[in-house]
RNA sequence: GCCCCUGUAGCUCAUCGGAGAGAGCGCCUCGCUACGAACGAGGAAGUAAGAGGUUCGAUUCCUCUCAGGGGUA
Numbered sequence: 001g002c003c004c005c006u007g008u009a010g011c012u013c014a015u016c017g018g019a020g021a022g023a024g025c026g027c028c029u030c031g032c033u034a035c036g037a038a039c040g041a042g043g044a045a046g047u048a049a050g051a052g053g054u055u056c057g058a059u060u061c062c063u064c065u066c067a068g069g070g071g072u073a
Stems, first nucleotide, its partner, number of pairs: 001072007010025004018056001027043005049065005
């Protein structure tokens, strides 16, 4: 250089065109307890890497850019 894959919550990942984007772990508050852990209840947290395009509608499809990983001479 060329080819392929990935980028969604603090972390690991769901969601491959349609309702206000979710789970587990973690975090915060409360209950329980002598105090913790565990358990129970509730809560916060995401411009879905960025920008364009297609579409009535995009996290999802297309293009470019950026970042990470892999293959190849």

Predicted 3D model of a 73-nucleotide RNA (transfer RNA) from a soil metagenome. It matches the Rfam family "tRNA". By type it is a transfer RNA. RNAcentral holds the sequence, with entries from MGnify. Model confidence (mean pLDDT): 81 of 100.